[in-house]
Molecule: c-di-AMP riboswitch aptamer (ydaO/yuaA leader)
Organism: Modestobacter sp. VKM Ac-2986
């Protein structure tokens, strides 16, 4: 030099998840403050009858909602084949990120996941929990206009 992987330091990026102060440094652990989420009144809103099939409901969170294909159950049918659910994969798609100071452009990306446990609408008061975790840094470290900075 050229790949590849690790230490630290900074420097950024998803997100509420960031600080300060004790305990014996860390680690972890209490408390505070931050920030976020949850349950809870009047008031509002839902609550009306009857059949059929199926199916519990509701959070957090950008993460929904179709449509198309295999496969698997089940029902209907003389057959064609319809129909409901279920995983799995595809193009989108509500909505969500990011490009190191803002905005527009213009590219590139996401579009999971999981918790409660038959139970929960709003919700003042007042209850009650979180403050993780996962990533990038050879390069779209693009363009424009304004800030700011510096002279």
């Nucleotide at each position: 030099u050229a790949c590849c992987g690790g230490a630290u330091g900074c420097c950024g990026c998803c997100g509420a998840g960031u600080c300060g102060c004790u305990g014996c440094c860390c680690a972890c652990a209490g408390c505070g403050a931050u920030c976020c989420g949850g349950g809870g009144a009047c008031c509002c809103a839902c609550c009306g009858c009857a059949g059929c099939a199926c199916u519990g409901g509701g959070g957090u969170g950008a993460a929904u909602c179709u449509c198309g294909c295999u496969c698997c159950g089940g029902g209907c049918c003389a057959c064609c084949g319809c129909c409901c659910g279920g995983c799995g994969c595809g193009c989108g798609u509500a909505g969500g990120g990011c490009g190191c100071c803002u905005u527009c452009c213009c590219g590139c990306c996401c579009g999971a996941a999981u918790c409660c446990g038959u139970c929960a609408g709003c919700u003042a008061a007042c209850c009650c929990g979180g403050u993780a975790g996962g990533c990038g840094g050879c390069c779209g470290c693009g363009g424009a206009a304004g800030a700011c900075c510096a002279a």